[in-house]
Context: one part of a larger RNA
RNA sequence: UGACGGGGGCCCGCACAAGCGGUGGAGCAUGUGGUUUAAUUCGAUGAUACGCGAGGAACCUUACCAAGGUUUAAAUGUAAUAGGAAUAGAGUAGAGAUAUUCUAGCCAGCAAUGGUCUGUUACAAGGUGCUGCAUGGUUGUCGUCAGCUCGUGCCGUGAGGUGUCAGGUUAAGUCCUAUAACGAGCGCAACCCCUGUGAUUAUUUACCAGCACGUAGAGGUGGGGACUAUAAUCAGACUGCCGGUGCGAACCGAGAGGAAGGCGGGGAUGACGUCAAAUCAUCACGGCCCUUACACCUUGGGCUACACACGUGCUACAAUGGCUGGUACAGCGAGAGGCAACUGCGUGAGCAGGAGCGGAUCUAUAAAGCCAGUCACAGUUCGGAUCGGAGUCUGCAACUCGACUCCGUGAAGCUGGAAUCGCUAGUAAUCGGAUAUCAGCCAUGAUCCGGUGAAUACGUUCCCGGGCCUUGUACA
Repeated sequence: UGACGGGGGCCCGCACAAGCGGUGGAGCAUGUGGUUUAAUUCGAUGAUACGCGAGGAACCUUACCAAGGUUUAAAUGUAAUAGGAAUAGAGUAGAGAUAUUCUAGCCAGCAAUGGUCUGUUACAAGGUGCUGCAUGGUUGUCGUCAGCUCGUGCCGUGAGGUGUCAGGUUAAGUCCUAUAACGAGCGCAACCCCUGUGAUUAUUUACCAGCACGUAGAGGUGGGGACUAUAAUCAGACUGCCGGUGCGAACCGAGAGGAAGGCGGGGAUGACGUCAAAUCAUCACGGCCCUUACACCUUGGGCUACACACGUGCUACAAUGGCUGGUACAGCGAGAGGCAACUGCGUGAGCAGGAGCGGAUCUAUAAAGCCAGUCACAGUUCGGAUCGGAGUCUGCAACUCGACUCCGUGAAGCUGGAAUCGCUAGUAAUCGGAUAUCAGCCAUGAUCCGGUGAAUACGUUCCCGGGCCUUGUACA
């Protein structure tokens, strides 16, 4: 100087407390461990691995396994050599890769030849093989915590200290006062984006107050630029004003005004560093290793196995509910090998036609809600697992191993032990919708979007984590 203490003081955080809803019990989905396997590819492992890399494993992907093959094989270039250009079609062998046969088939030039392209040969390859403890880059975490340092000066033999401490204050090393310190840098805050209010400008595909036309109904039409909205530029909030306390910074006020009040709400933004943290399988790269194989191609299988254990979720156990009928209201986004209105067919998944739309124009039923009816507490009109049958769609192909539909079947489950998680407001809870990936989809996942919309916080003794000061130490 640090680190540590079941030392002390001060302070903060959904850390506890006060509340609400879960997990742990059931069934299923998914990830992991273990076991099994020819292979179940690899990585991630307290917090900071386990719906994680993977924002799509039937083939492909794919890195794994079995079998069959290739040896200059991908890309690019140079040189040599061959050709019936490239290419298209058909046949034979084969699981296919591949091998092989036949047919059609270039341009310029009289020609020689040249050009394009392809095959062969030679040279430069290739490796998701090892090392993240050789590395770059990127990332997690402490932590959006308030800290981490430097120059000059001063103090100390020196390591180092001071500044950065003290008294206040703040979300903040934020600011004020004091001060052997005076200044400065990286962080904090602000500058950026979204949202909440208004003004100006603009007015189509959006809007419709007034004036007309018009309809079963309808901004449907003329028109309008008021309103809404859209999208650009500005304004607005600064403790600015008032009162109180205070030297000041600042704090307090069910104070004014204001759409908004004391950081208005949210996002992006992550200091010096810590964990030899993670990643050589995104990529790059040192070293090592393989080179008729640890490289490459193909078919099939595997990554989906299953006495079991754990994590994360979905659906439930019902009446604040289930079912049937009627009826209302979003926002973010997406759409051409696409979204598809509408019509017909089908119980349905869907099929056949097909208007419109590269879209403020066209397309996709929001659901919970509300209004009626029914069920009366039961393993039920709860719950939907599992299994049987019949189908639809995607795709060369749904056996291993897809999703969905219809008929039948109708398991466990009556609110869950010890323990444990999330959340302080448009939040929790609950309800549906969209998108990326994508032929299809194992999505109950992820990321967003809106609808409905709570309870509680006395307080800081205790648990956990963190910050500052101080003290002890045989620790570094």
Molecule: small-subunit ribosomal RNA, 3' major domain
Organism: uncultured Capnocytophaga sp.